RNA sequence: UAUGAACUUCGGGGCAGGGUGUGAUUCCCUACCGGCGGUAAUAGUCCGCGAGCGUAAGCUGAACUAGUGAAAUUCUGGUACCGACAGUGAUAGUCUGGAUGAAAGAAGUUUUUU
Numbered sequence: 001u002a003u004g005a006a007c008u009u010c011g012g013g014g015c016a017g018g019g020u021g022u023g024a025u026u027c028c029c030u031a032c033c034g035g036c037g038g039u040a041a042u043a044g045u046c047c048g049c050g051a052g053c054g055u056a057a058g059c060u061g062a063a064c065u066a067g068u069g070a071a072a073u074u075c076u077g078g079u080a081c082c083g084a085c086a087g088u089g090a091u092a093g094u095c096u097g098g099a100u101g102a103a104a105g106a107a108g109u110u111u112u113u114u
Stems, first nucleotide, its partner, number of pairs: 002113001004111007017029003031094002033083002035049004044081002052059002063079005085097003
């Protein structure tokens, strides 16, 4: 240094302000948020994974445009869009709950062989 094994730790953010109403952080205006790996260059919207659903096979959201550049659907400008399940006095990406959970993975320790 590489490979295998065991173990440890870490591992998801967000309704401020206003309106209607008996009642809404759920509706309306506006606000806010963005897991992990990959990629010629940084990604919620590209390719995958995880989460969620299902007995299982499997299913599962959303972006265009101009510019810079050797290279960007990732940067900059502009304008858009998306977001599980259950609960609720009223419809939830943001509240409460499963969850002091699980997990993609990240880092580290020990050890085997070379």
The RNA shown here (FMN riboswitch aptamer (RFN element)) has 114 nucleotides and comes from Psychrilyobacter sp. S5. Its Rfam family is "FMN riboswitch aptamer (RFN element)". Rfam describes the family as follows. The RFN element is a highly conserved domain that is found frequently in the 5'-untranslated regions of prokaryotic mRNAs that encode for flavin mononucleotide (FMN) biosynthesis and transport proteins. Gene Ontology term of the family: FMN binding. Its mean pLDDT, the model's own confidence on a scale to 100, is 85.